A computed fold for a 132-nucleotide RNA from a bacterium, annotated as c-di-AMP riboswitch aptamer (ydaO/yuaA leader). It was read from a public genome assembly, where an Rfam model found it. Model confidence (mean pLDDT): 78 of 100.
[in-house]
């Protein structure tokens, strides 16, 4: 000097997954914000399955089609440290309910986790904002 690891702090990314109060600190609790579910009239739908070698449904971008497969097509999502567009690259998982749920006002219930990166390890264009 470089690389790797650990701890603390900071700044960012995916995501709803953040902030505040309270507390000696933490937990629990409460609030704001944000996300999800259930739930009328009307409208829609037209009653599946049969105790499961199995219907139906939900969260999520994570799905559909062709094909024995290999693979291909369509569609969806993410990345530039202000935003949008183009290009480039990458991803399309996982989990839950348990016979049961269309939409849905009032109302009711629940979540706020987890995983990564860091001297910009994305280029171009346009615009916005701020400073000199």
């Nucleotide at each position: 000097a470089a690389c790797a690891a650990u701890a603390u702090g900071g700044c960012g990314c995916c995501u709803a997954a953040u902030c505040u109060c309270c507390c000696a600190a933490g937990a629990a609790g409460a609030g704001a914000g944000u996300g999800g579910a259930g739930g009328a009239c009307c409208c829609g739908a037209a009653c599946c399955g049969a105790u499961g070698a199995g219907g139906g449904g939900g969260c999520g971008a994570a799905u559909c089609c062709g094909g024995c497969a290999a693979c291909g097509g369509a569609g969806g999502g993410g990345u530039u440290g202000c935003u949008u567009c183009c290009u480039a690259c990458c991803c399309c998982a996982g989990c839950c309910c348990g016979a049961c749920a269309g939409c849905u006002a009032a109302c009711u219930c629940c979540g706020c986790a987890g995983g990564c990166g860091c001297g910009g390890c994305a280029g171009g264009a346009a615009g916005a904002u701020u400073c000199c």